[in-house]
RNA sequence: GGGCGGUUAGCUCACUUGGUAGAGCGCGAUCUUGACGUGAUUGAGGCAGCAAGUUCGAUCCUUGCACCGCCCA
Numbered sequence: 001g002g003g004c005g006g007u008u009a010g011c012u013c014a015c016u017u018g019g020u021a022g023a024g025c026g027c028g029a030u031c032u033u034g035a036c037g038u039g040a041u042u043g044a045g046g047c048a049g050c051a052a053g054u055u056c057g058a059u060c061c062u063u064g065c066a067c068c069g070c071c072c073a
Stems, first nucleotide, its partner, number of pairs: 001072007010025004019056001027043005049065005
């Protein structure tokens, strides 16, 4: 330098023929326990790497850039 993949809640990851985002674990609260743990219920927490474009509307399409990983040179 070239090619491919990835970048979504604290962590690990879903969500695609575009219509405003979920799960598990973790965290808070209540119940349960003598207490802890377990279990049950409930809640908080992200606007989807950054920017631009297409569109009535984009996490989801296109382009550029950044970062991470793999391969080639």